Context: one part of a larger RNA
RNA sequence: CUGGGCGUAAAGCGCGCGUAGGCGGCACGGCAAGUUGGGCGUGAAAGCCCAGGGCUCAACCCUGGAACUGCGCUUGAAACUGCCGUACUGGAGUCCGGGAGAGGAGAGCGGAAUUCCCAGUGUAGAGGUGAAAUUCGUAGAUAUUGGGAAGAACACCAGUGGCGAAGGCGGCUCUCUGGCCCGGUACUGACGCUGAGGCGCGAAAGCGUGGGGAGCAAACAGGAUUAGAUACCCUGGUAGUCCACGCCGUAAACGAUGAGUGCUAGAUGUUGGUGGGCAUGCCCAUCGGUGUCGCAGCUAACGCGUUAAGCACUCCGCCUGGGGAGUACGGCCGCAAGGUUAAAACUC
Numbered sequence: 001c002u003g004g005g006c007g008u009a010a011a012g013c014g015c016g017c018g019u020a021g022g023c024g025g026c027a028c029g030g031c032a033a034g035u036u037g038g039g040c041g042u043g044a045a046a047g048c049c050c051a052g053g054g055c056u057c058a059a060c061c062c063u064g065g066a067a068c069u070g071c072g073c074u075u076g077a078a079a080c081u082g083c084c085g086u087a088c089u090g091g092a093g094u095c096c097g098g099g100a101g102a103g104g105a106g107a108g109c110g111g112a113a114u115u116c117c118c119a120g121u122g123u124a125g126a127g128g129u130g131a132a133a134u135u136c137g138u139a140g141a142u143a144u145u146g147g148g149a150a151g152a153a154c155a156c157c158a159g160u161g162g163c164g165a166a167g168g169c170g171g172c173u174c175u176c177u178g179g180c181c182c183g184g185u186a187c188u189g190a191c192g193c194u195g196a197g198g199c200g201c202g203a204a205a206g207c208g209u210g211g212g213g214a215g216c217a218a219a220c221a222g223g224a225u226u227a228g229a230u231a232c233c234c235u236g237g238u239a240g241u242c243c244a245c246g247c248c249g250u251a252a253a254c255g256a257u258g259a260g261u262g263c264u265a266g267a268u269g270u271u272g273g274u275g276g277g278c279a280u281g282c283c284c285a286u287c288g289g290u291g292u293c294g295c296a297g298c299u300a301a302c303g304c305g306u307u308a309a310g311c312a313c314u315c316c317g318c319c320u321g322g323g324g325a326g327u328a329c330g331g332c333c334g335c336a337a338g339g340u341u342a343a344a345a346c347u348c
Stems, first nucleotide, its partner, number of pairs: 003320004007302002012316001014201004021194003025088001027086005033081002035077008049065006091191001092188003095184005103177007110154001114150008125136002162169002206247006215241002220236004258315006266293012297304002321348003330341004
């Protein structure tokens, strides 16, 4: 000496389940593989290093030593790791009693609004804009009243509120169903953590087949604006947006912050429980979540700060100057679009 890092500089896989592997609580006994002490054998010679010597010196050569950090055998130790056995309950799980929730799937129902259709009233405008025009309207529009149809989304409640691993989830009711929290401390007895590969889930857009189509609206058409206007504004409008089934597998998939465990001042709001004081709507304590501020500490700074970016340990992923390039080629996947894995020449 035996690398430094990953919130914003390059760098946390979009998220989960889990195989191999890595790592793993407390006590006792045993074994002795790792570990460690001793002994023996071996580790060719030459060379390197040290000492002495021979050629007049040196190069070169000779003699001896050291070294060869290793391997094998043997004998001892048993703290730590490992293995075997026994035991434990603090990790993990089960059970019992409660609880909150837009967690997921299916079915049914509801009202407001919008558009369209029919009918009534009614008459010359309506619509739209910065101003207009395209557009609609005397074949009766806009407005208004009654009736009907359709599709999509669920105002208020609504909240740095809740739930979910993430994507995400919001009218109401029913059925099926996942997870979580609190209290009890009855049971199992380390059953745990992480997770290369693998498997699954995964917004929007897009694709396939069939349906649906009210509103909105890429493309497209027209009207404006403008020097032009392949835009912004306006009038229309098709895919699509919706449903079923099957693909795609990406994103500023963000907390730009992987998962787990332990430890390290507090204050204050909110949410779900429990216990107590009870003056009945407040206070105290405690567990789980979600915010704000902040000590120590950390940080290049910004900031983070018991929901860490602090102090540590375990496991995985990833980075290694900019461009070329997340590209080419090849492989794998895909109906395609493309995705994934992933260079080099050259250049600064």
This is a predicted structure of a 348-nucleotide part of an RNA (small-subunit ribosomal RNA, central domain) from an uncultured marine bacterium. The prediction has a mean pLDDT of 90.